[in-house]
A computed fold for a 72-nucleotide RNA from archaeon CG10_big_fil_rev_8_21_14_0_10_43_11, annotated as transfer RNA. RNAcentral holds the sequence, with entries from ENA. It matches the Rfam family "tRNA". The prediction has a mean pLDDT of 83.

RNA sequence: CCCGUCGUAGCUCAACGGUAGAGCGCACGGCUGUAGACCGUGAGGUUGGGAGUUCGAUUCUCCCCGACGGGA
Numbered sequence: 001c002c003c004g005u006c007g008u009a010g011c012u013c014a015a016c017g018g019u020a021g022a023g024c025g026c027a028c029g030g031c032u033g034u035a036g037a038c039c040g041u042g043a044g045g046u047u048g049g050g051a052g053u054u055c056g057a058u059u060c061u062c063c064c065c066g067a068c069g070g071g072a
Base pairs, nucleotide, nucleotide: 001071002070003069004068005067006066007065010024011023012022013021018055026042027041028040029039030038048064049063050062051061052060
């Protein structure tokens, strides 16, 4: 320098262009002598940044940033 994959909650990951979710973790409550386990409720997201297409973008297109892999 060229090509490809990826970036979504604290972590690991989902989400035919149509209300952003799950597990774990966290907080509160129940249960228990206490804790754990178990049950219930809840908080937590500028979907890496910007622009474009569209009635509507996590999803499609372009640029940039970052991580990883391959090639030269």